Small-subunit ribosomal RNA, central domain from Lepidonotus clava, 339 nucleotides, folded computationally. Its Rfam family is "Bacterial small subunit ribosomal RNA".

Context: one part of a larger RNA
RNA sequence: UUGGGCGUAAAGGAUACGUAGGUGGAAAAUUAAAUUUUAACUAAAAUUUUAAAUUUUAUUUUUAAAUAAGUUAUUAAACUAAUUUUCUAGAGUUUAAGAGAAGAUUAUGGAACUUUAGGUGUAACGGUAAAAUGUUUUGAAAUCUAAAAGAACCUCAAUAGCAUAGGCAAUAAUCUAAAUUAAUACUGACAUUGAGGUAUUAAAGUGUGGGUAGCAAAAGGGAUUAGAUACCCCUGUAGUCCACACCCUGAACGAUAAGUGUUUAUUUUUGGGAAUCCAGAAAUGUAGCUAACGUGUUUAACACUUCGCCUGGGGAGUACGAUUGCAAAAUUAAAACUC
Repeated sequence: UUGGGCGUAAAGGAUACGUAGGUGGAAAAUUAAAUUUUAACUAAAAUUUUAAAUUUUAUUUUUAAAUAAGUUAUUAAACUAAUUUUCUAGAGUUUAAGAGAAGAUUAUGGAACUUUAGGUGUAACGGUAAAAUGUUUUGAAAUCUAAAAGAACCUCAAUAGCAUAGGCAAUAAUCUAAAUUAAUACUGACAUUGAGGUAUUAAAGUGUGGGUAGCAAAAGGGAUUAGAUACCCCUGUAGUCCACACCCUGAACGAUAAGUGUUUAUUUUUGGGAAUCCAGAAAUGUAGCUAACGUGUUUAACACUUCGCCUGGGGAGUACGAUUGCAAAAUUAAAACUC
């Protein structure tokens, strides 16, 4: 390479949209590009294979033929393709209905923590396994009243719901998007996948400007300990929050790519319809699959289309180079050597 694979052994891209490309519904007609038939020509020699001759046989030698491929003409019209016409099962549009923590912006709310001011009040508070650092007679802690500021939204709450993924939870309004169900009409294959590309992308981190209640890397102190650059305690700065701009990583996981069709049952649940049903989310489980675990109509079953990826362990997701970035770093990505 042929082949074989990708839930857990190596292997599904973080997610979506989408260009090129690949693949693609039904009917009729035409063409004959591809394909098929036949014929001719080309296809150096050597090599390869086969046959015959020489030779007792083998090796060898000589002669002849063969294959794939191409060109020209010819042939068939089932399939692929192209053109034209038509269809409605795929796809999309329309109308109605209900559901949702889907997104963006603005406004509002209560509880709690902290701080500040004032009142009451007096000797402790805090913290731990035990302590100490720490706070406190310059009146703390506790309690009451008033105020300020920031962040997060108790119950409802669920194996629930929504979103492409990341993710999304106080309340109200405005704007925007998607899905589902039911029904009629319309368009008429408009589909699917998708190299490059573009957009989005938790947390941490970066830049500029704000903000800073609580928590808290770093840092300081107290303990513990042989030591303790830790676990425990007292403080505490970046950060966490907001706006804009970067970064682009993750056990970004269902460790399971997207799409289409087909294939037993039972139970729970969400939305719609009410008659069986449709679209999701879970549990058990038949056939099948699987090395086993398990999976099992939400498939890891049976098939098809397309993309991505894997090829012993280490060296190494490293070096070098290149691209991106303010940086931190990210992406791409070897070899020597060794077992």

Its mean pLDDT, the model's own confidence on a scale to 100, is 85.